[in-house]
Molecule: Bacterial RNase P class A
Organism: Stieleria tagensis
RNA sequence: UCAGAGGGCGGGGCGAUCGCUCGGCGGCUUCGGCCACCGGGAGGAAAGUCCGGGCUCCGCAGGACAGGAUGGUCGAUAACGUCGACCGGCCGCGAGGCUAGGGAAAGUGCAGCAGAGAACAGACCGCCGAACGGUCCGCGAAGGCGGAUGCGUGGUAAGGGUGAAACGGUGCGGUAAGAGCGCACCAGCGGCCGAGGUGACUCGGUCGGCUUGGUAAACCCCAUCCGGAGCUAGACCAAACAGGGUGCAGAAGCGGUCCGCUUCGCAAUGACACUCGGGUAGGUCGCAAUGGAGGCGGCGAGCAAUCGUCGUGCACAGAUAAAUGGUCGCCAUCAGCCUGGCCGUCCUUGCGGCGGCCUGGUUGGUACAGAACCCGGCUUACAAGCCCUCUGAUGAU
Numbered sequence: 001u002c003a004g005a006g007g008g009c010g011g012g013g014c015g016a017u018c019g020c021u022c023g024g025c026g027g028c029u030u031c032g033g034c035c036a037c038c039g040g041g042a043g044g045a046a047a048g049u050c051c052g053g054g055c056u057c058c059g060c061a062g063g064a065c066a067g068g069a070u071g072g073u074c075g076a077u078a079a080c081g082u083c084g085a086c087c088g089g090c091c092g093c094g095a096g097g098c099u100a101g102g103g104a105a106a107g108u109g110c111a112g113c114a115g116a117g118a119a120c121a122g123a124c125c126g127c128c129g130a131a132c133g134g135u136c137c138g139c140g141a142a143g144g145c146g147g148a149u150g151c152g153u154g155g156u157a158a159g160g161g162u163g164a165a166a167c168g169g170u171g172c173g174g175u176a177a178g179a180g181c182g183c184a185c186c187a188g189c190g191g192c193c194g195a196g197g198u199g200a201c202u203c204g205g206u207c208g209g210c211u212u213g214g215u216a217a218a219c220c221c222c223a224u225c226c227g228g229a230g231c232u233a234g235a236c237c238a239a240a241c242a243g244g245g246u247g248c249a250g251a252a253g254c255g256g257u258c259c260g261c262u263u264c265g266c267a268a269u270g271a272c273a274c275u276c277g278g279g280u281a282g283g284u285c286g287c288a289a290u291g292g293a294g295g296c297g298g299c300g301a302g303c304a305a306u307c308g309u310c311g312u313g314c315a316c317a318g319a320u321a322a323a324u325g326g327u328c329g330c331c332a333u334c335a336g337c338c339u340g341g342c343c344g345u346c347c348u349u350g351c352g353g354c355g356g357c358c359u360g361g362u363u364g365g366u367a368c369a370g371a372a373c374c375c376g377g378c379u380u381a382c383a384a385g386c387c388c389u390c391u392g393a394u395g396a397u
Stems, first nucleotide, its partner, number of pairs: 001393009012331007020041005026035003043368001047379002050377005055230004062259004067226005072086005087101001088099004102221002107219002109215002124160002126156003131153003134149006168186006187211001189208008234285004243276005250264004294314001295312007332366007340358007347350001
């Protein structure tokens, strides 16, 4: 100097003026509100509604099945499908990144084409004269002997081919030719032992048979976990009420089924369900805090996630058709153009081309995007500007 990896900040600033909303205090009021002062007023994701909770209600939230979710180990947490560290596997020169990571020898399914054959398979080109035949040649009077030939029966899977992948690899022996058929060294699998680690697992030694793929984000098996509904939850005040019909002996208890349990009801006067028709429907709280899985700061523990302890007059929106804004000016920053200068480089040495930096001017831009009970995460979107640590390459000293 260039190219990368990981993490963090940030989310324009100032002033003037007009406007909106909540709270406090005070005054006025025709009781509808008005005026003045003080204080506060969107986010890192408020988005998605994907998980988990706080909170609220459902008369127990019982058992089983089904269903759903998660899936290495150890920790963190209120909890989670989240987070941290580590282990295994894969990718990368590396810093690092990804991981839906239990089981394929319990069973079922799936894998185009090519190929003999794709899971406990298989002979396309081949190889083999050891065995039994055939054919040819030589010798022999003949029986027969010898040789050649892979033509037939047969043996074979080492070599070649197909394929992403072919039922261990290399070498030696052996064989008619071959094959873990045997052996040596490896790789894999299994048993036993030792060392390290909380553990997943890692390293080492020894023995053995020679050695049967992939896929479970396919069905499935295994382990662990799971009542329901949700702020339109729910609580309270006010207002109004007119009945009629049908069904049935059961009905209700808030994911499905069965069992259990509880409550209401049962001969039409009835619980429940459906239907026709009439009446009312305005508010307060929940909802913003002397308080909690709060924030901030100090100290301590831990590799970390995080936890413990001490301090803190830190309070930082609360709407209900939904407020937090509009205008103007200056500054900041980014991009383009113009202008002047400096440095480097190239060449045809020119008011030259290219690149970088600085001064001035001008034009335009400044992201993603808005609370609606609250919180912990995850996912997605994001312009400008800035910071830290690390890796690789090249060059100089």